[in-house]
RNA sequence: CCAGACGGUCGGAUGACCGCCUUUGCUCGGGUUCGUCCGGGGCGGGGGAGGAAAGUCCGGGCUCCACGGUUACACGGUGCCGGGUAACACCCGGCGGGGGCGACCCCAGGGAAAGUGUCACAGAAAGUAAACCGCCCGCGCUUCGGCGCGGGUAAGGGUGAAAGGGUGCGGUAAGAGCGCCCCGCGGUCCUGGCGACAGGACGGGCCAGGUAAACCCCACCGGGAGCAAGACCAAAUAGGGGCGGCUCGCUGACUUGAUCAGCAGGUGAGUUUCCGCAUCGCCGCCCGGGUCGGUUGCACGAGGCGUCCGGUAACGGGCGUCCCAGAUGAAUGGUCAUCCCCGUCAGCAAUGGCGUGGACAGAACCCGGCUUACAGACCGUCUGGCAAU
Numbered sequence: 001c002c003a004g005a006c007g008g009u010c011g012g013a014u015g016a017c018c019g020c021c022u023u024u025g026c027u028c029g030g031g032u033u034c035g036u037c038c039g040g041g042g043c044g045g046g047g048g049a050g051g052a053a054a055g056u057c058c059g060g061g062c063u064c065c066a067c068g069g070u071u072a073c074a075c076g077g078u079g080c081c082g083g084g085u086a087a088c089a090c091c092c093g094g095c096g097g098g099g100g101c102g103a104c105c106c107c108a109g110g111g112a113a114a115g116u117g118u119c120a121c122a123g124a125a126a127g128u129a130a131a132c133c134g135c136c137c138g139c140g141c142u143u144c145g146g147c148g149c150g151g152g153u154a155a156g157g158g159u160g161a162a163a164g165g166g167u168g169c170g171g172u173a174a175g176a177g178c179g180c181c182c183c184g185c186g187g188u189c190c191u192g193g194c195g196a197c198a199g200g201a202c203g204g205g206c207c208a209g210g211u212a213a214a215c216c217c218c219a220c221c222g223g224g225a226g227c228a229a230g231a232c233c234a235a236a237u238a239g240g241g242g243c244g245g246c247u248c249g250c251u252g253a254c255u256u257g258a259u260c261a262g263c264a265g266g267u268g269a270g271u272u273u274c275c276g277c278a279u280c281g282c283c284g285c286c287c288g289g290g291u292c293g294g295u296u297g298c299a300c301g302a303g304g305c306g307u308c309c310g311g312u313a314a315c316g317g318g319c320g321u322c323c324c325a326g327a328u329g330a331a332u333g334g335u336c337a338u339c340c341c342c343g344u345c346a347g348c349a350a351u352g353g354c355g356u357g358g359a360c361a362g363a364a365c366c367c368g369g370c371u372u373a374c375a376g377a378c379c380g381u382c383u384g385g386c387a388a389u
Stems, first nucleotide, its partner, number of pairs: 001385010012339007020048009029038003050360001054371002057369005062226004075222005080094005095109001096107004110217002115215002117211003132157002134153008165183002168180003184206001185204001187202006230296004240287007249263005254257001265280004303322008340358002342355005
């Protein structure tokens, strides 16, 4: 210098002017039960999006509801081992497998020797193996090239994602774990490790293919709904209850009241009549429920930063320090100037001109993760290659 791996930081800067949300001080105005209140005005001070605020996919806090069982059934989830954590499907360190020359990366990674299902197409055969081509043996025929029938075989060819251990030697008519070395496999034992697992020895003799994000088995975890949770204040209108006042067609009852029952009458809908149904005094004050609306929940928290200690690390502990958005038709913005970066043009260069060029996106109860999006800039560690010393 080129190519790459991993981890981390930032996400335009400064100033002026005009605004927005919130908080606080002073002051003026208004209300007042004289405590203070105002989403009234003015002046001044402080704070004002993110690394993902996103997707709402996991795990919690918090709140309400439910709760005979709850170490159960069912259903759902998780799944190598050890650790971290409030918890997790997250993180860290290992183990095993796979990929890369390497730094390093990827894995839904318990059980297929409990049982069931399934393995498309192709192929003879997809699991108690099988025989298309081939190889070999026997018999028969022969135009001497072979052909037919019976049997053996699983080495070679072919099919397939996968063909019943692999390679080699021996052996054989040809072959075959049929025998043997090495490797693999499962079994028993020993050694190391907390463990996943690793290494070794012995004997076995290949019996037992894949698939569990198929059923299933095993171990562990899980009650439901969510801040539109929940709590409080509370208008107009209508309706409910209580008290008081005024007024009244008839009859009856009693608890003597607009309380009840019946009759009569009014009103309303059913087209009309009949019948049936519903409903029926006005005013004032008070009480309670809900709606509109408002307050709260709601910004001090598994908190940020710095430093020291323990730990390989995730993380934990001590000390110091800081207070850091709270909107609700929803604030956090706009314009200009200078600078920075990028593109382009001119120029040998310094430099200058031009550009509706500078991402993804935007809190809504909060926190820990995961995933996804992102113009560009910077830092650190490491790997491979080339060159020079």
Predicted 3D model of a 389-nucleotide RNA (Bacterial RNase P class A) from a Rhodospirillaceae bacterium. Model confidence (mean pLDDT): 76 of 100. Its Rfam family is "Bacterial RNase P class A". Rfam describes the family as follows. Ribonuclease P (RNase P) is a ubiquitous endoribonuclease, found in archaea, bacteria and eukarya as well as chloroplasts and mitochondria. Lineage of the source: Bacteria > Pseudomonadati > Pseudomonadota > Rhodospirillales > Rhodospirillaceae.